[in-house]
RNA sequence: GCGCCCAUAGCUCAGUUGGUUAGAGCAUCGAGCUUAUACCUCGGGGGUCCUUGGUUCGAGUCCAAGUGGGCGCA
Numbered sequence: 001g002c003g004c005c006c007a008u009a010g011c012u013c014a015g016u017u018g019g020u021u022a023g024a025g026c027a028u029c030g031a032g033c034u035u036a037u038a039c040c041u042c043g044g045g046g047g048u049c050c051u052u053g054g055u056u057c058g059a060g061u062c063c064a065a066g067u068g069g070g071c072g073c074a
Base pairs, nucleotide, nucleotide: 001073002072003071004070005069006068007067010026011025012024013023019057028044029043030042031041032040050066051065052064053063054062
């Protein structure tokens, strides 16, 4: 330098090939339980979906450029 893949909550990921509310587990916070801690049960908070633009009535999803990471080739 070229090609391919990835980027969604603090972490690990899902999101049905564009549609009405953006979710799960773990973690965290609160309550219950306990002499207390843990386990367990119930509930809450937390993400403008990497950035910018475009297509569309509508974008996490499609397109372009960029940024960061990984792999391969030279």

About this RNA:
A computed fold for a 74-nucleotide RNA from an uncultured bacterium, annotated as transfer RNA. Rfam family: tRNA. It is annotated as a transfer RNA. The sequence was found in a public genome assembly. Model confidence (mean pLDDT): 80 of 100.